Predicted 3D model of a 97-nucleotide RNA (Bacterial small signal recognition particle RNA) from a Phycisphaerales bacterium. Lineage of the source: Bacteria > Pseudomonadati > Planctomycetota > Phycisphaerae > Phycisphaerales. The coordinates come from a structure-prediction model, not an experiment, and the mean pLDDT is 77. Its Rfam family is "Bacterial small signal recognition particle RNA". Clan: SRP clan. The model forms 92% of the base pairs in the Rfam consensus.

RNA sequence: GGCCGGGUCCCAGGUUAACCGCGUACGCGAACCUGGUCAGGCGCGGAAGCGAGCAGCCAUAAGCGCAACAAAGUUGUACCCGGAAAACCCGGCCGUU
Numbered sequence: 001g002g003c004c005g006g007g008u009c010c011c012a013g014g015u016u017a018a019c020c021g022c023g024u025a026c027g028c029g030a031a032c033c034u035g036g037u038c039a040g041g042c043g044c045g046g047a048a049g050c051g052a053g054c055a056g057c058c059a060u061a062a063g064c065g066c067a068a069c070a071a072a073g074u075u076g077u078a079c080c081c082g083g084a085a086a087a088c089c090c091g092g093c094c095g096u097u
Base pairs, nucleotide, nucleotide: 001094002093003092004091005090006089007088008087010083011082013080014079015078017075018074019073023069024068026065027064028063034059035058036057037056042051043050044049
C1' cells in the first nucleotide's frame, strides 16, 4: 500500500418502548328555538270528550366529566435483520521498503 472480515456511523424493514388519544362503556346534560308523557290552567263543546300546551318527569342532541381498553400518528428506548459509499478502529492475508 492492496484485499478480506468485523465494529462504529448511515439507511430500509420487523418487534418493542415512550408520547399522544379516533372511538367504545358509564355518568352529567336543553327555561324556550329536541322528542315522549303532559298535573294545573287555557280554548272548543249542551254533554261525553277533544285540542294546543307551561311546569314537572323520562329519554336524549351538541357538549362536558370519568376508569379501562385503544385507532391513527410522532419520536427513535432497546433488540433482530438486510444493505450502499466514505472515514475511523480492530484482526487476518499478500505485496513493497